[in-house]
Context: one part of a larger RNA
RNA sequence: GAUUGAACGCUGGCGGCAUGCCUAACACAUGCAAGUCGCACGGGGGUAGCAAUACUCUAGUGGCGGACGGGUGAGUAACGCGUAGGAAUCUGCCCUGCAGAGGGGGACAACCUGGGGAAACCCAGGCUAAUACCGCAUACGCUCGCAGGAGGAAAGCGGGGGAUCUUCGGACCUCGCACUGUGGGAUGAGCCUACGUCCGAUUAGCUAGUUGGUGGGGUAAAGGCCUACCAAGGCGAUGAUCGGUAGCUGGUCUGAGAGGACGACCAGCCACACUGGGACUGAGACACGGCCCAGACUCCUACGGGAGGCAGCAGUGGGGAAUAUUGCACAAUGGGCGAAAGCCUGAUGCAGCGACGCCGCGUGAGGGAUGACGGCCUUCGGGUUGUAAACCUCUUUCAGUAGGGAAGAAGCGAAAGUGACGGUACCUACAGAAGAAGCACCGGCUAACUACGUGCCAGCAGCCGCGGUAAUACGUAGGGUGCGAGCGUUGUCC
Numbered sequence: 001g002a003u004u005g006a007a008c009g010c011u012g013g014c015g016g017c018a019u020g021c022c023u024a025a026c027a028c029a030u031g032c033a034a035g036u037c038g039c040a041c042g043g044g045g046g047u048a049g050c051a052a053u054a055c056u057c058u059a060g061u062g063g064c065g066g067a068c069g070g071g072u073g074a075g076u077a078a079c080g081c082g083u084a085g086g087a088a089u090c091u092g093c094c095c096u097g098c099a100g101a102g103g104g105g106g107a108c109a110a111c112c113u114g115g116g117g118a119a120a121c122c123c124a125g126g127c128u129a130a131u132a133c134c135g136c137a138u139a140c141g142c143u144c145g146c147a148g149g150a151g152g153a154a155a156g157c158g159g160g161g162g163a164u165c166u167u168c169g170g171a172c173c174u175c176g177c178a179c180u181g182u183g184g185g186a187u188g189a190g191c192c193u194a195c196g197u198c199c200g201a202u203u204a205g206c207u208a209g210u211u212g213g214u215g216g217g218g219u220a221a222a223g224g225c226c227u228a229c230c231a232a233g234g235c236g237a238u239g240a241u242c243g244g245u246a247g248c249u250g251g252u253c254u255g256a257g258a259g260g261a262c263g264a265c266c267a268g269c270c271a272c273a274c275u276g277g278g279a280c281u282g283a284g285a286c287a288c289g290g291c292c293c294a295g296a297c298u299c300c301u302a303c304g305g306g307a308g309g310c311a312g313c314a315g316u317g318g319g320g321a322a323u324a325u326u327g328c329a330c331a332a333u334g335g336g337c338g339a340a341a342g343c344c345u346g347a348u349g350c351a352g353c354g355a356c357g358c359c360g361c362g363u364g365a366g367g368g369a370u371g372a373c374g375g376c377c378u379u380c381g382g383g384u385u386g387u388a389a390a391c392c393u394c395u396u397u398c399a400g401u402a403g404g405g406a407a408g409a410a411g412c413g414a415a416a417g418u419g420a421c422g423g424u425a426c427c428u429a430c431a432g433a434a435g436a437a438g439c440a441c442c443g444g445c446u447a448a449c450u451a452c453g454u455g456c457c458a459g460c461a462g463c464c465g466c467g468g469u470a471a472u473a474c475g476u477a478g479g480g481u482g483c484g485a486g487c488g489u490u491g492u493c494c
Base pairs, nucleotide, nucleotide: 001494004491006490007489008488009487010486013361014360015359016358017357019354020353021319026317027316028315030314031313032312035064036063037062040061041060043058044057045056046055047054048053071272072271073270080197081196082195083194084193085192086191089189090188094185095184096183097182098181099180100179102136104134105133111126112125113124114123115122116121142151143150144149156177157176158175159174160173161172164171165170198244199243200242205235206234207233210232211231212230213229214228215227216226217225247269248268249267250266251262252261253260254259274295275294276293277292278291297308298307299306300305325351327350328349329348333347334345335344336343337342364394365393366392367391374385375384376383377382398435400430401429402428403427404426408421411418412417438483439482440481441480442479443464444463445462449478450477451476452475453474459466460465
């Protein structure tokens, strides 16, 4: 000099864009953060109607989603990450090809009845629907196979409709959405290999499923992944093992580069979700706002027993030098569900707070000498502050007030209509220089000097060093220098 997620001191006008718990992966009050579908199903409530029925709400069964999105960096020196390859795999929704969707059955919630419990909730009996469940039939392709064969599927719902049939419900045809089997694709994921990936030798030996083989098991899948037996291997000074530290990368900062340091924001990957362990469901989890067990902690309790997990968004206590609102909206983008309308979305879009950073703008412009007053210095002549002020003539950015006022909107919807930001940005008008400058330094390095006070005191200081009675080095003042809504100090890295 350059850097910063900074902090501290003094000061502080406006705007844009960014950014904001680096510490205790400490503990958390409260609210919200994942639901949705009545076009799968039975029931119940409401509204309209005499009713048929229509609309609407939804506790339960069922489907899809809760494995995404969001957070954090504890652990991890590892195939975790990065680069380049590989073969023994799976892949819901989506695209595409082929084939199919025939006929039956028995339950369980809800509900009713009875009972237990303080509660959380639970038990027994009875009724019932389905795109829930289970057989049967069929099987191009699929799986197994001793190659004769064996095994294995499905579901309907909504709209429209001419003929025909009808038990007057419909059948039937057609369209849409769903459904079953299988092939291909796309996307996503699992696995393997080579190379790269911090410090310590005051860590030198490490290893028994250990290294390999065979049989078996297991997985979607190769494999000591697991198991039985057999062999005795495998790794290591090219640093094994052990200890310490650490998420990795794209990148960021610096530097002419080589390199060095770092990994906040944004993006990719990984790991974690009170601590430890486990599986269930599922296309996908060993699952942040699911389940079970154990533990610590907190809460409720009728003492028998229960409930909880902010490293989601806000917010609280604590720790700390230090880091924000318990805001608005789904209008846009994106996501989940739905045929759709739509619902949900602390993702996201915005607003609020902080000079924390970067950038832009302003705090006025021109004229004005008797060089006024005052201040300071003085050799007492004067010098300086200083065109600075006053005064004259202008301008009105920003802020202020008033009027106008967006784009961002396309989808959706019969139409009307639909913007959180926001009466914001922007435009116009009005008034008046009006409301807006500080901070550090002035001995040398290093741009900038005098006076007074102090007297090795009080103090300064980055280094050299200043101060013991004329201190350009301390304190104050005048003057000056540098930067400027900032300026200094401290930490930090190059």